Formats: sequence, structure tokens, C1' cells
RNA sequence: GAUUGCUCAUAGCAAACCAUCGGAAACGGUGGGACGCAAAGCCACGGGUCUAAGGACGUUUGUCUACGAUCGCCGGGUUGCCAAU
Repeated sequence: GAUUGCUCAUAGCAAACCAUCGGAAACGGUGGGACGCAAAGCCACGGGUCUAAGGACGUUUGUCUACGAUCGCCGGGUUGCCAAU
């Protein structure tokens, strides 16, 4: 340096759910809580998915739309611990 994650160490993150706060919503922050994670660290770059305030069309409550959201949906980029080879 590369590959791999069967084994070891030290650590780390935290789904659902609950409380509270922010937000139009999706969803997010904080505290509790652990289903899981070897990148479940970081970046919305490509695809997917969610929402639709505003806007457009329609006109009886509908359709479309991301400049919103998701990196714990996948791919890509980038940084990094331990071990084995």
C1' cells in the first nucleotide's frame, strides 16, 4: 500500500417507541431507549423513495411540480480503528 471481515483489542453510532423543541409536511435537533451497524463517519454527485409550503393546471378539493427531506434504500466520492492475508 492492496484485499478481506472468520478471530482479537480499544472505542463509536443508535431503529422502533416515549418526552420535548423546530418544521406546512416529509423529516430533523435534544434527552431516554436499543433493532441493528466495520464505515449506521462525512458529501444529496447519479438513481430511487417520501413530502408538496410556494407555483402551475383544474374548480370542489383533485393532478403535476423540489429550491424541502432521506447517506440506517442503492451506487459513487472522501476520511478513518483493529485484526488476518
This is a predicted structure of an 85-nucleotide RNA (c-di-GMP-I riboswitch aptamer) from Paenalicyclobacillus ferrooxydans. The source organism's lineage runs through Bacteria, Bacillati, Bacillota, Alicyclobacillaceae and Paenalicyclobacillus. The sequence is in RNAcentral, with records from Rfam and Ribocentre.